Overview
Large-subunit ribosomal RNA, domain II from a Nanobdellota archaeon, 673 nucleotides, folded computationally. Taxonomically the source falls in Nanobdellota (Archaea, Nanobdellati). Model confidence (mean pLDDT): 83 of 100.

Context: one part of a larger RNA
């Protein structure tokens, strides 16, 4: 992991409710075996702090106001509250009393161990020197928490191998005459020991040891907590709280009772409000003018005194641009009160009682914080939460739609070329990007292509091509080495003329040259600007190759607009069934009708199914009980039967009880596998 078996609101007391019973102004017994017992509780009168007074009292001067002024009690059953271990398992700690020093640490006592090699203290002896003390050499000597490296004792590195009833193995590596190792023996004990100190060690157990008791500590935390079916149904919010993941109370919610209207929605009529958009009348703020004032500073002018007026300041107008903390004026909407329709109908509202929730999150629409967030706080509604079922490929919340059971039809959102149910429908257009079919792109750019509306120009020839001309005074003056249309400066007229600038590029040192405007010939029909629209194009970068869902699609299977048909839900309709409520008949049971209902977590109420035993009734079994294997019948369902086998002695029903009563979970327990 899987099976099986075992496994979680219990018991007494006491309280409160609610049901039934039994008595009733009275109920009722405890201790006991049983007569007995009349002790006690709880009811019958309350008021007040108390004297007290009493259906009334208390307080007030009074007026009123507060409590009362109403049948109880025992018993059993069940709900909830309270004390107990109180529904089940779960700490880590807190204490007391015991046992550990055979591991470990530190100590005593008492014995044992340390191959070999190296180095080569001090002493001593000879020498040499010296007066001496000392030095100096060469032997000798064998000293050390020296050196090298076994036994022994450690455990540095490979982060090699291993996971083995537990720390090892390999290789390398560190100490090995000491503060060295190590054998027995003995001391030291838990808030205590030992500790060259690591909070290390004290028997695989140490920031306070093990064991056994206080123990079913405590746990506002986790986890689980066992058969069916009706019925109703939430909450993640407000306020407090050493409160914030816990709880009370209120909102919400289930059951009883009580009581008849009651108002979701529209309408009308009457209030209430200062959003939104808007406004410049106020308060503030914002541009630009104008006019008046010399007001400050500064210039100027003046003889003290003034004058003056460009910036600047003040007012006062005109127009410009705004405001959560700005309103003259002001919507939609929302909300009192009253009517009327409409809806609902023990519904609403009150009373008693039982919870359960007080982590909530998403979409729109409004709002504050914030660069923004699948972001975090309010806000109103609707969803999920606790909601299937259809489309969106899939998908808590989005679009459709709120599922009792069968059946046959319709439809809604959404679709209709294949994958895969219905149109390869129909009509007119765009779109060449595979643009799109897809929820996903900006400024800004596109002689891409389709359309609209302006203007201008055109068969007296437009535009665009092609041939031709593009001249003369004059190389205009001036300026300069030159300036000749074209470095620069000023002027820019005349003439011939179909036209043709003292020249609109290029070009030369200057000149040439070689285009341009302007004209004409040819050709021969529409050109040319601006200013909207619609589709496309670029703008457009992410890591394996590739994603309209897929295939694929191009006078779409794409986009826009239209129209018609058909698929498509547990929605709507019909039938027919259950089962609930109401209401009306019958009056045990049933029927019958409904503008009635049956989606559901937390919770609540109902009303049943099975399992031990108990006590009464009745009953099955060797002609085959239980229990088992298998067929198969009945019931919404838990379950209940029946038939064959198998098995061999016992085993139902009904009525009332009684409870160690239903299991898949709890890293649940104990077997088995």
């Nucleotide at each position: 992991g899987c099976c099986a078996g075992g496994g979680a609101g219990u018991u007494u007391a006491u309280u409160u409710g609610u049901g039934u019973g039994g008595c009733a102004a009275g109920g009722u017994u405890a201790a006991u075996a049983a007569a007995u017992g009349a002790a006690g509780c709880c009811g019958a009168a309350g008021c007040g702090a108390a004297a007290g007074c009493g259906a009334g009292u208390a307080u007030g001067a009074a007026a009123g106001u507060g409590c009362g002024u109403u049948a109880g009690u025992c018993a059993c059953a069940c709900g909830g509250g309270u004390a107990a271990g109180a529904c089940c398992u779960g700490a880590a700690g807190c204490c007391a009393g015991a046992u550990g020093a055979u591991c470990u640490a530190u100590u005593c006592c008492u014995g044992a161990a340390c191959a070999g090699g190296g180095c080569g203290a001090a002493g001593u002896u000879u020498u040499u020197u010296g007066a001496a003390a000392g030095a100096g050499a060469a032997a000798u000597g064998g000293a050390a928490g020296c050196c090298c490296g076994a036994a022994c004792c450690g455990g540095u590195g490979u982060u090699a191998c291993g996971u083995g009833c537990a720390u090892g193995u390999a290789c390398u590596c560190g100490g090995a005459u000491g503060a060295u190792u190590u054998g027995g023996g003995a001391a030291u004990a838990g808030g205590g020991g030992u500790g060259a100190a690591a909070a290390g060690c004290c028997a695989u157990u140490c920031u306070a040891a093990u064991c056994u008791g206080g123990c079913g500590a405590u746990a506002g935390c986790u986890g689980g907590u066992u058969c069916c079916u009706g019925c109703u149904g939430a909450a993640a919010u407000a306020u407090g709280c050493u409160u914030a993941g816990g709880u009370a109370u209120a909102g919400u919610u289930g059951a009883g009772c009580a009581c008849a209207g009651u108002u979701u929605g529209u309408u009308u009529a009457u209030g209430g409000g200062g959003u939104a958009a808007a406004g410049u009348a106020c308060a503030g703020a914002u541009a630009a003018g104008u006019u008046u004032u010399g007001c400050a500073g500064a210039g100027c002018a003046u003889u003290u005194u003034u004058g003056u007026u460009a910036c600047g300041g003040a007012a006062a107008c005109u127009u410009u641009u705004c405001u959560a903390a700005c309103u003259c004026a002001g919507a939609a909407c929302c909300u009192g009160u009253a009517a009327a329709c409409u809806g609902c109908g023990u519904a609403a509202u009150g009373c008693u009682u039982g919870a359960g929730a007080c982590a909530g999150c998403a979409a729109u629409g409004g709002u504050a914080u914030g660069u923004a967030a699948g972001a975090u706080a309010c806000u109103a509604u609707u969803a999920c939460g606790a909601a299937a079922c259809c489309c969106a490929a899939a998908g808590a919340a989005g679009g459709g739609a709120g599922c009792c059971c069968g059946a046959a039809g319709u439809u809604a959102a959404g679709g209709u070329c294949c994958c895969a149910a219905a149109a390869u429908a129909u009509u007119u257009a765009c779109u060449a990007a595979g643009u799109g079919u897809a929820a996903c792109g900006a400024a800004g750019g596109g002689a891409g292509u389709c359309u609209u509306c302006a203007u201008u120009c055109c068969g007296a020839g437009a535009c665009a091509g092609u041939g031709g001309g593009g001249a003369u005074g004059u190389a205009g003056g001036u300026c300069u080495a030159g300036a000749a249309g074209c470095c620069g400066c000023c002027a820019u007229c005349a003439u011939u003329u179909a036209a043709a600038g003292a020249a609109a590029g290029c070009g030369u040192a200057a000149c040439a040259g070689c285009u341009c405007a302007c004209c004409c010939a040819u050709u021969g029909a529409g050109a040319a600007u601006g200013a909207g629209g619609g589709c496309c194009c670029c703008g457009a970068a992410g890591a394996u190759g590739g994603a309209c869902g897929g295939g694929g699609c191009u006078a779409a299977a794409g986009u826009a607009a239209a129209u018609u048909a058909c698929c498509g839900a547990u929605a709507c309709u019909u039938c027919g069934g259950a089962c609930a409520c109401a209401u009306c008949c019958a009056g045990u049971u049933g029927g019958a009708u409904g503008u009635u209902g049956u989606a559901g977590u937390a919770a609540g109420c109902a009303g049943g199914c099975g399992u031990a035993u108990u006590a009464g009734u009745u009953g099955u079994g060797u002609c085959g009980a239980a229990g088992u294997u298998u067929c198969u019948g009945c019931g919404u369902a838990a379950g209940c039967g029946g038939g064959a086998g198998u098995g061999g002695a016992a085993c139902g029903a009904c009525u009332a009880g009684u409870a160690a009563u239903g299991c898949g979970a709890a890293u649940c327990c104990u077997g088995g596998u």

RNAcentral holds the full RNA, with entries from ENA.